[in-house]
Molecule: Guanidine-I riboswitch aptamer
Organism: Pseudomonas sp. GV071
RNA sequence: CCAGAGGCGAACUAGGGUUCCGGUCCACAGAGGUGGACGCUGGUCCGAGAGUUUUCCGGCCCUAAGGAAUAGGGCUACACGGCGGGAGAAAAGCCCGGGAGAC
Numbered sequence: 001c002c003a004g005a006g007g008c009g010a011a012c013u014a015g016g017g018u019u020c021c022g023g024u025c026c027a028c029a030g031a032g033g034u035g036g037a038c039g040c041u042g043g044u045c046c047g048a049g050a051g052u053u054u055u056c057c058g059g060c061c062c063u064a065a066g067g068a069a070u071a072g073g074g075c076u077a078c079a080c081g082g083c084g085g086g087a088g089a090a091a092a093g094c095c096c097g098g099g100a101g102a103c
Base pairs, nucleotide, nucleotide: 004103006057007056009054010053011052012051015046016045020043021042022040023038024037025036026035027034028033058076059075060074061073062072063071064070078098080101084096085095086094
């Protein structure tokens, strides 16, 4: 220095916070509200390259009388990782990022 590593999505989970709903506490009100505080094992919400499942496209191999076309089947592996920065209310295993670095 180069390589080990196909692409766009979907659903969900680990995880994440606090806009909205709910909860708890406080103040005010007095009928069943208003305001403030607290992330609070809740709902909504965010959510994985290195988590799960999966659609489509691509690649390789096999079968179907020799080729093509087409159809069917199989495979498509592995993966340690900051600091810092960014976003809707905010945070994160989100994004920068299979980045820097390590092997």